[in-house]
Molecule: FMN riboswitch aptamer (RFN element)
Organism: mouse gut metagenome
């Protein structure tokens, strides 16, 4: 190399309006995988969706200021921002569903 096995996503507590909302309002909470001189949801890339035998293709969000340092949009301080598709008595990052799925990839065995 090959083959196989295992692992591989988190989150509305409290209150308000209303016939009705974990969907609206106040507020709360969450952050997959690889890379990067230094630790990243918002720097680069990948996965999840659609489509497809496959390859390929389509779709696909978000950050600034100051500080330290050799090096950080990754650390510290502060203030922000973002979050697929379908469903719902009412608009969903957090509820339900596709999903006991798939998967970026990680570890191990084999040799």
């Nucleotide at each position: 190399a090959u083959u196989c096995u295992u692992c591989g996503g988190g989150g509305c507590a409290a209150g308000g309006u209303g016939u009705g909302a974990u969907u609206c309002c106040u507020u709360a909470c969450u952050g997959g995988c690889g890379g990067u001189u230094a630790c990243a949801g918002c720097c680069c890339g990948c996965a999840a969706g659609c489509u497809u035998u496959a390859a390929a293709g389509c779709a696909u969000g978000a950050u600034u200021u100051g500080g330290u340092g050799a090096a950080a949009u990754u650390c510290c301080a502060a203030a922000g921002c973002c979050a697929a598709c379908g469903g719902u008595u009412a608009u969903a990052g957090u509820c339900c569903g596709g999903a006991u799925g798939a998967g970026a990839g990680a570890a191990g065995a084999u040799g």